[in-house]
Bacterial RNase P class A from a Gammaproteobacteria bacterium, 345 nucleotides, folded computationally. The source organism's lineage runs through Bacteria, Pseudomonadati, Pseudomonadota and Gammaproteobacteria. The gene name in the source record is rnpB. Of the family's consensus pairs, 94% are formed in the model.

RNA sequence: GGAGUCGGCCAGGCAGUCGCCGGGGGAAACCCCCGGAGGAAAGUCCGGGCUCCAUAGGGCAGGGUGCCAGGUAACGCCUGGGGGGCGCGAGCCCACGGAAAGUGCCACAGAAAAUAUACCGCCCGGCUUCGGCCGGGUAAGGGUGAAAAGGUGCGGUAAGAGCGCACCGCGCAGGCGGUAACGCGCUGCGGCAGGGUAAACCCCACCCGGAGCAAGACCGAAUAGGGGAGUGCUCGAGUGCGGCCCGCACGAGCUCCCGGGUAGGUCGCUACAGGUGCGCGGUGACGCGCAUCGCAGAUGAAUGACUGCUCUCGACAGAACCCGGCUUAUAGGCCGACUCCUUUU
Numbered sequence: 001g002g003a004g005u006c007g008g009c010c011a012g013g014c015a016g017u018c019g020c021c022g023g024g025g026g027a028a029a030c031c032c033c034c035g036g037a038g039g040a041a042a043g044u045c046c047g048g049g050c051u052c053c054a055u056a057g058g059g060c061a062g063g064g065u066g067c068c069a070g071g072u073a074a075c076g077c078c079u080g081g082g083g084g085g086c087g088c089g090a091g092c093c094c095a096c097g098g099a100a101a102g103u104g105c106c107a108c109a110g111a112a113a114a115u116a117u118a119c120c121g122c123c124c125g126g127c128u129u130c131g132g133c134c135g136g137g138u139a140a141g142g143g144u145g146a147a148a149a150g151g152u153g154c155g156g157u158a159a160g161a162g163c164g165c166a167c168c169g170c171g172c173a174g175g176c177g178g179u180a181a182c183g184c185g186c187u188g189c190g191g192c193a194g195g196g197u198a199a200a201c202c203c204c205a206c207c208c209g210g211a212g213c214a215a216g217a218c219c220g221a222a223u224a225g226g227g228g229a230g231u232g233c234u235c236g237a238g239u240g241c242g243g244c245c246c247g248c249a250c251g252a253g254c255u256c257c258c259g260g261g262u263a264g265g266u267c268g269c270u271a272c273a274g275g276u277g278c279g280c281g282g283u284g285a286c287g288c289g290c291a292u293c294g295c296a297g298a299u300g301a302a303u304g305a306c307u308g309c310u311c312u313c314g315a316c317a318g319a320a321c322c323c324g325g326c327u328u329a330u331a332g333g334c335c336g337a338c339u340c341c342u343u344u345u
Stems, first nucleotide, its partner, number of pairs: 001341010012310007020036007038316001042327002045325005050212004062208005067081005082096001083094004097203002102201002104197003119142002121138007150168006169192001170190005175184003216267004226258006238250004272294001274293008311314001
């Protein structure tokens, strides 16, 4: 100098004017002060808090997760490790339990796709019109296929074959290392399981009650229902004729209490598994301690518009109960660690 890997950060800035939402102050029309979107607020895919309903315990069904250990409120997340794959490397990717429990499926090609089997070939025997044919053996070689009952070599044989042996591979048992997954060019035994597929059914282990802030709680009119008590129904309550008495008319209701509940309102509502800094423990995720900060809370739903200056001319995108993750979108730029190649000294 070039190529690359990983991790982190910023998300135009400043000022003025007029508005919007929330909070505070003033007695107030009104004025003043303070605060006002994101790294993803998104998708709503997981997990938890919270609320109501259900629930003795357990099981079935259904769903999810799936190497090991740790972290966490919890997780399908994160960290560390193991195994496999890719890369020269930094590093990246993996639903990574079981197919020697059962069932299913496997196009085409091929003799045969798993009960096994034999197209060409090889070997032996018989026949022969000398082209082959028949019977038997074999699975080493060829051929088909993504995949065909281990691989290499030696022995063996008519030809062959784990048929025998050595090494590799596989399985089992033991030993050693590791918390474990797992590893070992440590030992012994068995010639040795037999294609693939479980994001096919299934088996095994573990986890999961349901619904969601329009959850839910409280206050609560008018009108019309409901329940109870008292009183009255020709022995007349009550109402009207301004009040009282008389009288007249109407007349089956009237009074009180309780409860549900609509409109509307209040709470839930934002202070927290919180942010930042430092120290300590830990490889790390993370935990502990101290200090410090206060950071939207609407409910037709605010965060905008205009102007000026400036720069590298600004992407994706807008909270709606809250939090932890994952995933997806994202202009331009910055920082750190590391790898490979080349060059100079």